[in-house]
RNA sequence: GGAAGGGUGCCCGAGCGGCCAAAGGGACACGCCUCGAAAGCGUGCGAGGUGCAAGCCUCCGUGGGUUCAAAUCCCACCCCUUCCGCCA
Numbered sequence: 001g002g003a004a005g006g007g008u009g010c011c012c013g014a015g016c017g018g019c020c021a022a023a024g025g026g027a028c029a030c031g032c033c034u035c036g037a038a039a040g041c042g043u044g045c046g047a048g049g050u051g052c053a054a055g056c057c058u059c060c061g062u063g064g065g066u067u068c069a070a071a072u073c074c075c076a077c078c079c080c081u082u083c084c085g086c087c088a
Base pairs, nucleotide, nucleotide: 001084002083003082004081005080006079007078010026011025012024018068028044029043030042031041032040046059047058048057049056050055061077062076063075064074065073
């Protein structure tokens, strides 16, 4: 350089154009249980801004585009993985 796949919350990971800031698992917090732990069970749990609160707004690698509507479709770029090629 070429081809293919991928980038989603603290981590992993699902995600049909509308039912999604978003399944599930882990981690974490609190509680139950226990002599005490672990395990198990229950509840909660993305970030930023704003607000007394309820709530509202923005965010799916970055920037554009299509659309009434985009994590999802298109384009460019960045990064990761695999394979192929080139140089040494």

Transfer RNA from an Ilumatobacteraceae bacterium, 88 nucleotides, folded computationally. The prediction has a mean pLDDT of 84. Rfam family: tRNA. Its family is annotated with triplet codon-amino acid adaptor activity in the Gene Ontology. The family's RNA type in Rfam is transfer RNA.